[in-house]
Small-subunit ribosomal RNA from an uncultured bacterium, 1405 nucleotides, folded computationally.
Rfam family: Bacterial small subunit ribosomal RNA.
Its mean pLDDT, the model's own confidence on a scale to 100, is 86.
RNA sequence: AGAGUUUGAUCCUGGCUCAGGACGAACGCUGGCGGCGCGCUUAAAACAUGCAAGUCGAACGGAGCUGAUUGUUUUAAUUCUUCGGAAAGCGAGUGAUCAGCUUAGUGGCGAACGGGUGAGUAACACGUGAGGAACCUGCCUUCGAGAGGGGGAUAACACUUAGAAAUAGGUGCUAAUACCGCAUAAGACCACAGGGCCGCAUGGCCAAGGGGUCAAAGGAGCAAUCCGCUUGAAGAUGGACUCGCGUCCGAUUAGCUAGUUGGUGAGGUAAUGGCCCACCAAGGCGACGAUCAGUAGCCGGCCUGAGAGGGCGGACGGCCACAUUGGGACUGAGACACGGCCCAGACUCCUACGGGAGGCAGCAGUGGGGGAUAUUGCACAAUGGGGGAAACCCUGAUGCAGCGACGCCGCGUGAGUGAAGAAGUAUUUCGGUAUGUAAAGCUCUAUCAGCAGGGAAGAAAGGCCCUUUAGGGAGAUGACGGUACCUGACUAAGAAGCCCCGGCUAACUACGUGCCAGCAGCCGCGGUAAUACGUAGGGGGCAAGCGUUAUCCGGAUUUACUGGGUGUAAAGGGAGCGCAGACGGAUGUGCAAGUCUGAAGUGAAAGCCCGCGGCUCAACUGCGGGACUGCUUUGGAAACUGUAAAUCUGGAGUAUCGGAGAGGUAAGCGGAAUUCCUGGUGUAGCGGUGAAAUGCGUAGAUAUCAGGAAGAACACCGGAGGCGAAGGCGGCUUACUGGACGACAACUGACGUUGAGGCUCGAAAGCGUGGGGAGCAAACAGGAUUAGAUACCCUGGUAGUCCACGCUGUAAACGAUGUGUACCAGGUGUGGGGAGACAAAGUCUUUCCGUGCCGUCGCAAACGCAGUAAGUACACCACCUGGGGAGUACGUUCGCAAGAAUGAAACUCAAAGGAAUUGACGGGGACCCGCACAAGCGGUGGAGCAUGUGGUUUAAUUCGAAGCAACGCGAAGAACCUUACCAGGCCUUGACAUCCUCCUGAAUGUUCUUUAACCGGAGCAGUCCUUCGGGACAGGAGAGACAGGUGGUGCAUGGUUGUCGUCAGCUCGUGUCGUGAGAUGUUGGGUCAAGUCCCGCAACGAGCGCAACCCCUGUUCUCAGUAGCCAGCACGCAGAGGUGGGAACUCUGAGGAGACUGCCGGGGAUAACCCGGAGGAAGGUGGGGAUGACGUCAAAUCAUCAUGCCCCUUACGGUCUGGGCGACACACGUGCUACAAUGGCGUAACAAAGGGAAGCGAAUACGCGAGUAUAAGCAAACCUCAAAAAUAACGUCCCAGUUCGGACUGCAGUCUGCAACCCGACUGCACGAAGCUGGAAUCGCUAGUAAUCGUGGAUCAGAAUGCCACGGUGAAUACGUUCCCGGGUCUUGCACACACCGCCCGUCA
Repeated sequence: AGAGUUUGAUCCUGGCUCAGGACGAACGCUGGCGGCGCGCUUAAAACAUGCAAGUCGAACGGAGCUGAUUGUUUUAAUUCUUCGGAAAGCGAGUGAUCAGCUUAGUGGCGAACGGGUGAGUAACACGUGAGGAACCUGCCUUCGAGAGGGGGAUAACACUUAGAAAUAGGUGCUAAUACCGCAUAAGACCACAGGGCCGCAUGGCCAAGGGGUCAAAGGAGCAAUCCGCUUGAAGAUGGACUCGCGUCCGAUUAGCUAGUUGGUGAGGUAAUGGCCCACCAAGGCGACGAUCAGUAGCCGGCCUGAGAGGGCGGACGGCCACAUUGGGACUGAGACACGGCCCAGACUCCUACGGGAGGCAGCAGUGGGGGAUAUUGCACAAUGGGGGAAACCCUGAUGCAGCGACGCCGCGUGAGUGAAGAAGUAUUUCGGUAUGUAAAGCUCUAUCAGCAGGGAAGAAAGGCCCUUUAGGGAGAUGACGGUACCUGACUAAGAAGCCCCGGCUAACUACGUGCCAGCAGCCGCGGUAAUACGUAGGGGGCAAGCGUUAUCCGGAUUUACUGGGUGUAAAGGGAGCGCAGACGGAUGUGCAAGUCUGAAGUGAAAGCCCGCGGCUCAACUGCGGGACUGCUUUGGAAACUGUAAAUCUGGAGUAUCGGAGAGGUAAGCGGAAUUCCUGGUGUAGCGGUGAAAUGCGUAGAUAUCAGGAAGAACACCGGAGGCGAAGGCGGCUUACUGGACGACAACUGACGUUGAGGCUCGAAAGCGUGGGGAGCAAACAGGAUUAGAUACCCUGGUAGUCCACGCUGUAAACGAUGUGUACCAGGUGUGGGGAGACAAAGUCUUUCCGUGCCGUCGCAAACGCAGUAAGUACACCACCUGGGGAGUACGUUCGCAAGAAUGAAACUCAAAGGAAUUGACGGGGACCCGCACAAGCGGUGGAGCAUGUGGUUUAAUUCGAAGCAACGCGAAGAACCUUACCAGGCCUUGACAUCCUCCUGAAUGUUCUUUAACCGGAGCAGUCCUUCGGGACAGGAGAGACAGGUGGUGCAUGGUUGUCGUCAGCUCGUGUCGUGAGAUGUUGGGUCAAGUCCCGCAACGAGCGCAACCCCUGUUCUCAGUAGCCAGCACGCAGAGGUGGGAACUCUGAGGAGACUGCCGGGGAUAACCCGGAGGAAGGUGGGGAUGACGUCAAAUCAUCAUGCCCCUUACGGUCUGGGCGACACACGUGCUACAAUGGCGUAACAAAGGGAAGCGAAUACGCGAGUAUAAGCAAACCUCAAAAAUAACGUCCCAGUUCGGACUGCAGUCUGCAACCCGACUGCACGAAGCUGGAAUCGCUAGUAAUCGUGGAUCAGAAUGCCACGGUGAAUACGUUCCCGGGUCUUGCACACACCGCCCGUCA
């Protein structure tokens, strides 16, 4: 820093999407260790249980326990004993005094802190900065002054009453640092009356005067003394109040407000104040957004961003608010109080039903909600807090631990060597390649975890002791924790996953699947060869994490302050006037609000940035500095903005003069035309259309003449001319009236520009009331058209159009271009004025205002704009932010209504769009060509038959070809074979190829047998080389690798072919133009069969095509002369060039010549070229052939062949017999034969080009004939097929279903072949169908062509009306390019690009 996505491609506009960062996160897969942090975002929903605020006995009276002393009662062991008892006195009980400990109660302090939460709140709540002459402040600090003397109660306690309990009551006793008078008053407060000083004002401060009011508590100690108490002054701390500025969204919320705004007076408060009350006044707020509705705790900061901004407010810190919901006060220095009270509500619990108890948004924890958030832990050791003189006590604050990869940071899962490149796996063209130095192996190390040993810092105060300004000393205290850390031994042993791999975006193959399953952030992928689905191998990325999802910022300059736009992409209001607002000419002066600058205060800490430190590093953290862009106060400057007063004339306006104009309103007048009415003339039609009909007309139309009526509109002039703000304005005259312009330079002196709301104007249609109504004409009716025709066309026709007065308020109201001002090359028209020059008609120069065209700079995505800007700037207004939904719905305003104005969302798409480019297309245009039409000739379509196709049928009728460009096509030839199809039989390494093992010696021929046949069984005959081992070759048997497939895919392919089209086109290099796709060249003027050639030209050249080079043919020459030829010379005939010979001719086949617009005339541009002519066998590419550019049709062919992939493998392979491909209600294509006299039949001439050995076959004989028998010649310029036919001549037939036509059928035959039944061709005799020239429609052909006539060949045993080739006879017509079809070039339109067989709209399903 960008990228993908609209198109065939391009540029632009514009949205959508991605790559980055972040997180109190959640989910999926996975999970070794440690440090530091963080952890209910949802139900401010409900809570079991425990704990979270107590402490002081040095304030007080009791009570209890213990100890000491003492009194008393009783008495064990033991000793003595007279056995009765005595001494002794442990122990026990009970008094008194003292000490210690514990404590319910009274009392003091605390409980208003700390901790939680974010419901409410749009507010002086918060932030920031100010204010007080309007305030309070316990504990703490400093200073001043005090504490005299009394009194009466009350809890506890005892007894008792009620009650289930909570608790309440009664009687009696008692204390205080509890409570209450009195005294004292440094002083405070109150009222009074004066003084001094100060303040912007209300007013404040100071000292003095007399008057009134007001205090107190003790405790500990041997004591010193200490802790308390009372009253003042001050400080510190904390708090209350007021103000400036800032602080979300909605106008489809525009008006709100009665304590409301202010005043006076009382009250209340710590204090000001409508804070509250009484009275008085009628104010206050609001477009600079009041009120209402929605949302929200605010900030330091956090995330992102280059910044400006945008989003957020979890942890930490400051403030606020709240504590089950709502309300209220009490106590107190402080609360309207989370773990206080009262009331009300909801809920939960207890209950004896009468009544009571409770409040986790404290720490844990529970169920619930939710995608989701932890332990009912340890300790007061540290820090801090409360109480206490202190020891201490309390502290879920806090310090720690536990759980969670939730985040950040750090570490590890090993390191070196190691090629037989192991095995395995994946893939493969089978050779290999990859995994991969990776592993194994060898050597080394030990961070972490595990084991063992040692083991902290955090702890020093306070307290105690000793000396006393201040020090010294001794000893105690650790939750974390046997933790951090250190050391030792030990083993590579215990520690890697997740996502992705079509593009964006780093990373590719195989298999499976087959628009299925699925993926997907966007584009999109998947329909049988998926780098996009799933799996595997491999690879890429990150790593104890990785992905996904949600959200935020970024990218997005896609709300544009920085930093966007509005002619056509979304977007200029229909136009003007104008209040507020915004902006504003020249000159100097003052002020200092903005502005600039200096200084001061503040901007908490944490955070951020920089530097230096501490944990081994880092995260984390300590210290110092910077920054915090802000606000306030104050000193200064005066250019600019502002402001005050003053001056000016340039902006603006006024006056005077002048001309132009469809500017507006009203009244009047005019002629032409239309229609109607009346009368005349006149007769059969008129009218209308593409053609008609409806309609009008013999009751007299149309036409024509005369007269009259009515309404509406104003020809020519008239013009991209004029006027107006726009809408708009057109006969003439008059009246009234608005504006602009020019000239002059007298007057005013910035009076200006723009303009949200507002007001006015505003085409047509429409609405209301009343007129008017000739023509025209929605609706409507009829006639046509049409498949239909609620249309276009025609005949009629009502609202309306016209007038007056109202309403509506919209248009593609457009220059799709808001208004104003200034500046920035020119050229040329036109309208209205002015000035000047010249020889005055007139021409030229110049100036102002308007209105057009071209064009430079500049702008623009391009088109284009270009002094009338879409250029360069300034000022103000309006409007836009993807397409659809939709200018729709709801709400509101306006309207009589129709409707107008304002104006969304859900949902849905990845585009919608602008300009330009290349094609294709057009029932667009121009030019040109072609048997394309036209002009002709002959056909097809009708008949019969042949053949192909469709359909149908069938066991099968094998398959393919399908508009032209499938259909006598593949097939140059299906009886078997072919053959791929069907039925049945048989074979399974196979009919065919390669390899291996074994056996045999053959192969092959022949005989018999079996079978429908193949297959099979039996016999006979029948080899080669050899070093004698064997080998070659062949056959048989066997095992597997494999063969085989006319099975699929021509949309996986090669090759081949068709077609546009033998049409004249298709491109490239360099240059130039364009932001680019592209253009130019290749367009233009001529010309040609031709992008053929010439000329011109920002093009110059080149390539593939065209042409030519090649073949045949047409003329001629040279050479050659057999199997071809025979003029002349001989021989010889027989109806033979038969023979000698000849080389002239024909011919054959090899090489030349010839034709090039070369020559002449004319045209054209002096060109290319065209027309005519000469000569010539041939004349303007002489005729024909071969030759097919870039490409199009996913054109045809997997069944010619080849081939990827898929499929079958005792069958989808192979083989055999028989059948089928030949079927037949029908439809179509291509042909043959005809329908006859230009003919049929009979008799008689002249070719070319070919074929021939499993062949062509003469001659002869036989047969009516097909043919047969025998057989000469010929591998062919020799022999042969072979007869050419039409034609010609003569004869016959005489217009008919015939002497036309020959189908069909019967009989008899011939030939081929293993075999002619299905299913061959031919022959003879007989039979003798349809058909008398063919509807709509349609095909071929421009000269040796059409037409017509026969001949040959390939295939082939046989089997052409088909195909390919050959010659004979031999025409007609073409004015011409309007039209049909196809093609080419240029141009134009386009919303098409799969390209008009396109795209697309509506209805229905």